[in-house]
RNA sequence: GGGCCCGUAGCUCAGUCAGGCAGAGCGACUGGCUUCUAACCAGUCGGCCUUAGGUUCAAGUCCUAACGGACCCG
Repeated sequence: GGGCCCGUAGCUCAGUCAGGCAGAGCGACUGGCUUCUAACCAGUCGGCCUUAGGUUCAAGUCCUAACGGACCCG
C1' cells in the first nucleotide's frame, strides 16, 4: 500500500440482514430481608450509538470519507 471485519451504557454484547419508542446481562446506588455479611427480592442510575457529510417524513441501521482496533495479502 491492498482486501475484509469491527466501533452502541463503567464492562461484555444484542439491535443493522428487512430504516419507525435505544435494550439485555454484569456493575454502582437506595430500600427490603438477615444479628451482620453474602445470596435473594424491589426500585433507581446509566449511551443524542467513534467523527463529519449525504439520502429520507424519519438513520444505531442505507451511501461516502476520515479516525481507531483485529485479521489476511504484498
Predicted 3D model of a 74-nucleotide RNA (transfer RNA) from a Patescibacteria group bacterium. It matches the Rfam family "tRNA". Rfam describes the family as follows. Transfer RNA (tRNA) molecules are approximately 80 nucleotides in length. The source organism's lineage runs through Bacteria and Bacteria candidate phyla. The RNAcentral record of the sequence draws on ENA.